[in-house]
Context: one part of a larger RNA
């Protein structure tokens, strides 16, 4: 100097409290440890591993096991030799990969060009050697990227000034603020990264524009559906607005705090992007790079099948319940984000249904995915393992696919399991939140209870900082560094 303290002071955070809903019991989905297999690749391990790396494991992905091939190789550059590339038919070989047979074919460029002849580029075969290859080891050789403390409010230099030095001052100290944010004072002046603003975005107005919206005035329609018109809604560009600016108190006459006016919005309006010096030899050699070091007829590399989906258990995330604030059935209303050409697929038909067969639109503010759902109106259950509650399982199917055995996803009929709101313990949340309802997208032939994002409906609480648990600033004590 730090860095600890069951030391001391002051001040943050859903830190605790108040308060609301959950996990922990159940069944199932998913992920890990275990065990087990021929394998059940590989990494990830307190917060900060464990619905993670996986924004999609039937083959393929794949890296793993069995077997069946290959050895200059699936790929990259030189090199010699043959051949047009290619296409078609085949084997009484074979799972396929791979190993054979037979035909058909002469292209484009430069040169001689009678006719051919020579070379070249590209492709394909066979050779040879230089090499290719490796998800083989090391993140304790790295690069590049990522987490994490933390969006915390810290972290330093430059000159000077005090120390013998290590260093200190500054940055410490009275106010303040989310903030080392600002103000006063100080042997310090000043200055950078880091807060802040500059950036996107929601909330109000104004403007420009109107093949989406409007009868708002008028005509017309089953119907903004035509005719008309950009007021209005909306849509995307410009631009205003909020700065403690006013006004009262309070402070030190300052910062700054309370109250108030006006205002669509106040005192950082909400939300987002942004992550300092530096921490954990933190995380990846299996995104890629890449030093070392190791395999090379194999730890390369093609194919087939099977593994990754095992299953006494054990834990993390999550889903649907346990039920009348409900579940059944009918009728009826009200988004917003997006997304469609190998596409999104209206309408009519057929099928209880999943779908299916035809087939209009629509590269889309125009057509289509689409129906939102809770809700709200009627109506039936009347407290029960029940018209809760869906687990298993037997049948019968539909759809993607070369193919749903191992190992898909949905229909339909049958079957109805555990479950009466959950032990010690423990998470989230402060408002358009939580808690509830549904909707798109991503990946993707198929497959989402997981991510990512849309909007409906819409609370309760917070006296306060003693306590836990993390963190900042001063100080104190140390046999720690």
């Nucleotide at each position: 100097u730090g860095a600890c303290g069951g030391g001391g002071g002051c001040c943050c955070g859903c830190a605790c409290a108040a308060g609301c809903g959950g996990u922990g019991g159940a069944g199932c989905a998913u992920g890990u440890g275990g065990u087990u297999c021929a394998a059940u690749u590989c990494g990830a391990c307190g917060c900060a591993a464990c619905g993670c790396g996986c924004a999609g494991a039937a083959c393929c992905u794949u890296a793993c096991c069995c077997g069946g091939g290959u050895u200059u190789g699936a790929c990259a550059u030189c090199c010699u030799g043959g051949g047009a590339a290619u296409c078609u038919c085949u084997g009484a070989g074979g799972a396929a990969a791979c190993c054979g047979g037979a035909g058909a074919g002469u292209g484009c460029c430069u040169c001689u060009u009678u006719u051919u002849g020579a070379g070249g580029a590209g492709c394909c075969c066979a050779g040879u050697g230089a090499c290719a290859g490796g998800u083989g080891c090391u993140g304790c050789a790295u690069g590049g990227c990522u987490g994490u403390c933390g969006u915390c409010a810290g972290c330093u230099c430059g000159u000077g000034u005090c120390g013998u030095g290590a260093g200190a001052u500054g940055u410490u100290g009275g106010g303040u603020u989310a903030a080392g944010u600002c103000c006063c004072g100080c042997a310090a002046c000043g200055a950078g990264c880091g807060c802040a603003a500059c950036c996107c975005u929601c909330g109000c107005c104004c403007u420009u524009a109107g093949u989406u919206g409007c009868c708002a005035g008028c005509a017309u329609u089953c119907a903004g559906u035509u005719g008309g018109g950009c007021a209005c809604u909306c849509u995307a560009g410009g631009g205003g607005g909020a700065c403690u600016g006013c006004c009262g108190g309070u402070g030190u006459u300052a910062a700054a705090c309370c109250g108030g006016a006006g205002g669509a919005a106040g005192g950082c309006g909400g939300g987002g992007a942004u992550g300092a010096c530096g921490u954990c030899a933190a995380g990846u050699c299996c995104u890629c790079a890449u030093g070392g070091c190791c395999c090379u007829u194999a730890u390369a590399u093609c194919c087939g099948g099977g593994g990754c989906u095992a299953c006494a258990c054990a834990c993390g995330u999550g889903c649907u319940a346990c039920a009348a604030u409900g579940g059944g059935c009918g009728g009826u209303a009200c988004a917003a984000u997006g997304g469609g050409g190998c596409g999104c697929g209206a309408a009519c038909u057929c099928g209880c249904g999943a779908g299916a067969g035809u087939a209009a639109g629509c590269a889309a503010a125009u057509c289509c995915c689409a129906a939102a759902a809770a809700g709200c109106c009627g109506u039936c259950c009347u407290c029960a393992g029940u018209u809760c509650g869906g687990a298993u399982u037997g049948g019968a199917g539909u759809c993607u696919g070369c193919a749903a055995c191992u190992c898909g996803a949905c229909u339909c009929c049958a079957u109805g399991a555990a479950g009466g709101c959950g032990g010690a313990a423990u998470c989230g949340c402060u408002a358009g939140u939580a808690a509830u309802c549904g909707c798109g997208c991503a990946u993707c032939a198929g497959c989402a209870c997981g991510g990512c994002g849309c909007g409906g409906u819409g609370a309760a609480u917070a006296c306060g900082u003693u306590c836990c648990c993390g963190g900042g600033c001063c100080u104190u004590g140390u046999a720690c560094a």
Molecule: small-subunit ribosomal RNA, 3' major domain
Organism: metagenome